[in-house]
């Protein structure tokens, strides 16, 4: 930097001690313990292998990528839709 995806799926148990949810806003999950890191498990997107099952390599496993920030459409409005932008996994 270029393509595809993004409404759905997914535990426990140790270490640790206040913070997470990318950034702003708001809403959320959090001492009934947050981030991290460690076992064992699970989901299942991409990618290799393989006739196929399976296998391997990354990813994931609170809430639509948690909503919205930018544009239009519909609306007295709240707000609804769609398409962007950013963001995030894979391949290359």
């Nucleotide at each position: 930097c270029u393509c595809a995806u993004c409404c759905a799926g997914a535990g426990a148990g140790g270490u640790g001690g206040a913070g997470g949810g990318a950034c702003c806003g708001a809403c959320c999950c959090u001492u009934u313990g947050a981030a991290a890191c460690c076992u064992c498990g699970g989901c299942a997107a991409c990618c290799g292998u393989u006739c196929a099952a399976g296998c391997g390599g990354u990813g994931c496993c609170a809430a639509u990528u948690u909503c919205g920030g930018c544009a239009g459409a519909c609306a007295a409005g709240a707000g609804u839709c769609u398409g962007g932008g950013a963001g995030a996994u894979g391949a290359g």
Model confidence (mean pLDDT): 86 of 100. Predicted 3D model of a 92-nucleotide RNA (SAM riboswitch aptamer (S box leader)) from a soil metagenome. The sequence is in RNAcentral, with records from MGnify.